A computed fold for a 1399-nucleotide RNA from an uncultured archaeon, annotated as small-subunit ribosomal RNA. It matches the Rfam family "Archaeal small subunit ribosomal RNA". A reference for the family is Yusupov et al. (2001), "Crystal structure of the ribosome at 5.5 A resolution", Science. Its mean pLDDT, the model's own confidence on a scale to 100, is 81.

RNA sequence: GGUCGCUGCUAUUGGAGUUCGAUUAAGCCAUGCAAAUCCAGGCCUCGUAAGAGACCGGCAGACUGCUCAGUAACACGUCGCUAAUCUGCCCUAUGGUCUGGGAUAACCUCGGGAAACUGAGGAUAAUACCGGAUAGGGAAUUGUUUCUGGGAUGAUCUUUUCCUGAAAAGCAAUGCCAUAGGAUGAGGCGGCGGCCGAUUAGGUUGUUGGCGGGGUAAAGGCCCACCAAGCCUUUGAUCGGUACGGGCCAUGAGAGUGGGAGCCCGGAGAGGGGUACUGAGAUACGGACCCCAGCCCUACGGGGUGCAGCAGGUACGAAACCUCAGCAAUGCACGAAAGUGUGACUGGGGAACUCCAAGUGCUCAUGCAAAGCAUGGGCUUUUGCCAAAGGUAAGUACUUUGGCGAAUAAGUGGUGGGUAAUACUGGUGCCAGCCGCCGCGGUAACACCAGAGCCACAAGUGGGGAUCGCCAUUACUGGGCCUAAAGCGUUCGUAGCCGGCCGGGUCAAUCUCCUGUGAAAUCGCAGCGCUCAACGUUGCGGCGUGCAGGAGAGACUGCCCGGCUCGGGACCGGGAGGCGUAUGAGGUAUUCCAGGGGUAGCGGUAAAAUGCGAUAAUCCCUGGAGGACCACCUGUGGCGAAGGCGUCAUACGAGAACGGAUCCGACGGUGAGGGACGAAAGCUAGGGGAGCAAACCGGGUUAGAUACCCGAGUAGUCCUAGCAGUAAACCCUGCGAGCCAGGUGUCACGCAUUCUACGGGAGUGCGUGGUGUCGUAGAGAAGUCGUUAAGCUCGCCGCCUGGGAAGUACGGUCGCAAGGCUGAAACUUAAAGGAAUUGGCGGGGGAGCACUACAAGGGGUGCGGCGUGCGGUUUAAUUGUAUUCAACACCGAGCAUCUCACCAGGAGCGACGGCAGAAUGAAGGUCAGUCUGAAGGGCUUACCUGACGAGCCGAGAGGUGGUGCAUGGCCGUCGUCAGCUCGUGCUGUGAAGUGUCCUGUUAAGUCAGGCAACGAGCGAGACCUAUGCCCACAAUUGCCAGCGAGCAGCGUGCUGUGAUCGGGCACUUUGUGGGGACUGCCUGGGAAACCAGGAGGAAGGUGUGGGCUACGGUAGGUCUGUAUGCCCCGAAUCUUCUGGGCUACACGCGCGCAACAAUGGUCGAGACAAUGGGCUGCGACGCCGGAAGGCGGAGCUAAUCCUCUAAACUCGACCUUAGUACGGAUCGAGGCUUGCAACUCGGCCUCGUGACGCCGGAAUCCCUAGUAAUCGGACGUCAUCAUCGUCCGGUGAACAUGUCCCUGUUCCUUGUUCACACCGCCCGUCAAACCACUCGAGCAGGGUCUGAAUGAGGCGCACCUUAUUGGGUGCGACGAAUUUAGGCUCAGUGAGAUGGGUU
Repeated sequence: GGUCGCUGCUAUUGGAGUUCGAUUAAGCCAUGCAAAUCCAGGCCUCGUAAGAGACCGGCAGACUGCUCAGUAACACGUCGCUAAUCUGCCCUAUGGUCUGGGAUAACCUCGGGAAACUGAGGAUAAUACCGGAUAGGGAAUUGUUUCUGGGAUGAUCUUUUCCUGAAAAGCAAUGCCAUAGGAUGAGGCGGCGGCCGAUUAGGUUGUUGGCGGGGUAAAGGCCCACCAAGCCUUUGAUCGGUACGGGCCAUGAGAGUGGGAGCCCGGAGAGGGGUACUGAGAUACGGACCCCAGCCCUACGGGGUGCAGCAGGUACGAAACCUCAGCAAUGCACGAAAGUGUGACUGGGGAACUCCAAGUGCUCAUGCAAAGCAUGGGCUUUUGCCAAAGGUAAGUACUUUGGCGAAUAAGUGGUGGGUAAUACUGGUGCCAGCCGCCGCGGUAACACCAGAGCCACAAGUGGGGAUCGCCAUUACUGGGCCUAAAGCGUUCGUAGCCGGCCGGGUCAAUCUCCUGUGAAAUCGCAGCGCUCAACGUUGCGGCGUGCAGGAGAGACUGCCCGGCUCGGGACCGGGAGGCGUAUGAGGUAUUCCAGGGGUAGCGGUAAAAUGCGAUAAUCCCUGGAGGACCACCUGUGGCGAAGGCGUCAUACGAGAACGGAUCCGACGGUGAGGGACGAAAGCUAGGGGAGCAAACCGGGUUAGAUACCCGAGUAGUCCUAGCAGUAAACCCUGCGAGCCAGGUGUCACGCAUUCUACGGGAGUGCGUGGUGUCGUAGAGAAGUCGUUAAGCUCGCCGCCUGGGAAGUACGGUCGCAAGGCUGAAACUUAAAGGAAUUGGCGGGGGAGCACUACAAGGGGUGCGGCGUGCGGUUUAAUUGUAUUCAACACCGAGCAUCUCACCAGGAGCGACGGCAGAAUGAAGGUCAGUCUGAAGGGCUUACCUGACGAGCCGAGAGGUGGUGCAUGGCCGUCGUCAGCUCGUGCUGUGAAGUGUCCUGUUAAGUCAGGCAACGAGCGAGACCUAUGCCCACAAUUGCCAGCGAGCAGCGUGCUGUGAUCGGGCACUUUGUGGGGACUGCCUGGGAAACCAGGAGGAAGGUGUGGGCUACGGUAGGUCUGUAUGCCCCGAAUCUUCUGGGCUACACGCGCGCAACAAUGGUCGAGACAAUGGGCUGCGACGCCGGAAGGCGGAGCUAAUCCUCUAAACUCGACCUUAGUACGGAUCGAGGCUUGCAACUCGGCCUCGUGACGCCGGAAUCCCUAGUAAUCGGACGUCAUCAUCGUCCGGUGAACAUGUCCCUGUUCCUUGUUCACACCGCCCGUCAAACCACUCGAGCAGGGUCUGAAUGAGGCGCACCUUAUUGGGUGCGACGAAUUUAGGCUCAGUGAGAUGGGUU
């Protein structure tokens, strides 16, 4: 995608059709109808007649119609045979139709019975029945008959014996009888064809055949008696399951696969089963008898009944119509005919059963953004409605004509992908739901539910079921088996299949031609007829791929005959070999025993212990016993079919290779079944037992340790005889044959040649055979294979068809057992799997790097006190964020109020629009009182002012409300890393690789050399900045060497001092611009890059310190800095006020401060900085106070003034190892200060108090030089408050200069069942629930077979009989049904048991 039936929603009309209770219940049926007809055969009754009715009789009720249960069969199909047969009605031909007889129904009379029905007596006819005759026929018999034929058993003629027919009427039509033939229909036989199962392998006793009978229309074990022992079967018998068969139908390119209810042909059946009668025909759907089951009537005595005919009912179900009309047509039965009958049939009704056809409008203008809709106008009338005529059995339909009016007519499914159509709106929030599959839904859902739009098809459109195709996914056409599922463990060989070269014959197979047949319908083409089409019909063709008969061809295959040697086999020769079996011999070692020597340990392990040892071990020596084994040689070397085989010798046996001027002559290949061999372990019986060693015991390890390690140790391992029959029995690669490049090893044999110590010597080349490796073409999904194929061909066998359940269950078979072989299903699942790729990971490997790694060192943290942050707890609230590194003196740069987001209360606020209300006064303001913490905030009362209006609905402002997992921006971190990519080319089917790898080197993917790569980009580097050296320029507020003033001292010109003045810019400083360092030079190493050392230099190998810091990852952090989507609140989550809280405190953690003291503390004296900051500010200086501080206040908007005395340090004194003159927590008292305000809850000063603490467990942090450590200073925040942060300077070390051990990281490589990527993945038990199977003491059934008993019934024979178309009795075989016993099989149920699947 097609087809078939069911179903949801929806639906205007017409036509056609082989559609419509097949699927399930061949279940059961009320009612009506479905088979009658004939008087021109007869008799009788009624009737005036025409005619009607009952009965006898004839023909037909064996057709038509329905259904598909059974049936795997000569049932069906097809082709034949019947020399083994019948055939009513019909046709043709010939001949005939004589003579007698007795009954009976209807009818009349009388009975029985509820009924159905039935009995007795009386009468009568025939085309009803019976006897006789003839023709004729039949059977047997006779025979030199003739004919057909392949063949007489046939026909015909002949002899003898037996049996046998007619119906009348008549004017006639017609009927009847006999014989022969035809036609039609039927019976029987045969060849071939078409389902599944071997978990069905043997079946069969009337079975197979014969002789003789019986029976039939007819052959025949169809039946019977006797005789023989056959017959069928792996080319699948028998058994089981399923099923009416075919023409055909669906699908498919075909081959196929699936179906076969309907129409046609054939068969079978009529509630289940059996039996015969009548008849031309039946073992009879609407006939009979009997049994069984069901139902109905009954007066209980007895009767009736068969819709798988048409309607209809009921049951069953997902599933299927009217109890219609008519014999008008077609056909059938009867009839001479008229005609009658006909639920066959015709015609209508119903049904979204199928197919076909048509319609549901067209157009203009206006409006709306609009292809669309609305309004208005116009056009058309298929269809619809109304009317008339034709039409019909009747009535519709239909056709024609007229009228009306766009009127009467669109849905279903979808819209994430596959797959055509929304990045639309609202709702929902892993809920509700969707989904064939993948998968959507956890607050912006293109996937759910709605709306709108859109897409597909359209009177239909979707869903579920079945089937074909897609599917080369059962592969004949047309697949595979090294690793994805799949080569039997190996070999021998039976059947089968296949088979070398040459010649002759035959014509089975094959091919060609001819003849017959293969029904019609169906199918194709071309016409024709219904308005078209569907449909119907005519012609031609095709189909049925077939079968049968005849004629020919002769290559290939087969068969027969003859020959050949290359396949194969045999034989001979000299070699190779862990090939097998048996016997014998040997070797070392272990163990044990005996003797000797010798003394305290031995043994064992990572370390130990168990163990052995003073009864003398271990160790050394000598001798002996016993069992097993066979070192070195030993080798991707050899042999063998595989398993496997290893000391030596002998015997017997087997195979292969090489070589051969030998022989046979296709004897061959493979191999279903079958046979044999077959490692280790295991089993049985008997031996043997040194070592080793499952089980078991002990020791250790461990959380445990039923293990790994150690000490012991039994089966076993060994031998003999058997069983078993499996292995990762692997080259994961069946056997045989041919063809298709090479290179290089090695083993065996042969040939040639060279050397030779002449030996079975060595080397080289060539040939054949074996065994490895690399590799071409080719193959392959790739890995890889590649003359030893997984290449190209041929032959044969075995095996596979998603994963699991499962190599399980059941059955069979083998085995002593263990178990082997064969080998499913239910159920479950969307993957399981292969090869390769990139990444991640590894208690894999290699190389390198790092004080957030180690090592070597220095100093800390971890203890206690305090500060501060976090958790927890508490609380009305203790606002919130951040949580390994990469949260925790972080946001917070320091919370009394504010801040503020939290808590308890109070108050205020709505731009804009609409509606209540409002000059009868809105909103606002206010004295007093009251409520209150306080308040015209509310209330009471009153006044002022004068236009709006928060009471309601919308909509806003605002929100430190939510979402950092919707975002921007910024930041942390990987990363103090050296990586991350691109273009072109090349390789690969592809993912991808190469480049980016290797070697050396570097801080570096830094550089150099090599290389299918060549280049390039972002990073690194370069760059910017600070600092270190030098030079030039500049000179105020900076500086001051020299000069002059000034000041001081000495005593008049000398000394000193000081940047105050003049002056100056030398120095310092500040600022600007330059220089300088580049492995440039030297030595050594190196291929180079570069490395090591040196010189010079202020500085040396990136000088030092910063800034910048890749592609990206981390859903890292931040919506509470700001911005921002969506959601929420909106008179409160907004704004503001008062108070409280963020400061709580059984506890845990982080970061710090001060300590524990003498390298110290206290007191006194003295010395040296830098960076910054300053107007609500820094504040000199003076005074007051003991101090904090207060009062006054110069200068400074700053290189000018202030902050600003730096401290550690130095000198001197005291303290003397003490919980102290260490240490300062805590608490008390008194002051000062900021600020509306220090109670919760600030800082400072003085006095007093004087806690813990004497150097810190496990663990852990920082640091490589002006660094650590230590000392102070400034600034930020800031009214006040630093132990914080950021800068500044002072003093100033120790130890590496290495490594990859720990932690991590980069590169290469390897493994990988991981990819959310090892914080991954994942196995089994256990617990629980559900599901389907298996076993199961049994229980109760169905089917089928066999035996037995009873036995309806018809049949045969005999006899009896009241006389007879009857009845009865007996015997015989057959025999339904019922009962019973047993076998096989199927499903149900079952306490309990086992495993499996899902969660």
The sequence is in RNAcentral, with records from ENA, Greengenes and SILVA.